This is a predicted structure of a 75-nucleotide RNA (transfer RNA) from a Candidatus Uhrbacteria bacterium. The source organism's lineage runs through Bacteria, Bacteria candidate phyla and Candidatus Uhriibacteriota. The coordinates come from a structure-prediction model, not an experiment, and the mean pLDDT is 81. RNAcentral holds the sequence, with entries from ENA. The same sequence occurs in records of 5 taxa.
């Protein structure tokens, strides 16, 4: 350098054109003498950066950025 996959909550992932979610962790309350447990309540997020396409983009093109793999090149 070439092909290819990933990139969405603090973590590990779903969503693939029409309200951004799940478990895990956090936070707040109930209960307890206290403290684990268990109950209720809170998504806690410029969907990696820019642009474009559309009535609407995480979702589709373009490019540039990270990371993982083949593959090339290495006088």
């Nucleotide at each position: 350098g070439c092909u290819g996959g990933a990139g969405u909550a603090g973590c590990u992932c779903a969503g693939g054109g029409g309200u951004a979610g799940a478990g895990c962790g956090a936070g707040g309350g109930c209960c307890u003498g206290a403290a684990g447990a268990g109950c209720c309540c809170u998504g806690c997020g410029u969907c990696g950066g820019g642009g474009g396409u559309u009535c609407a983009a995480a979702u589709c093109c373009c490019u540039c950025c990270u990371c993982c793999a083949g593959c090339a090149c290495c006088a």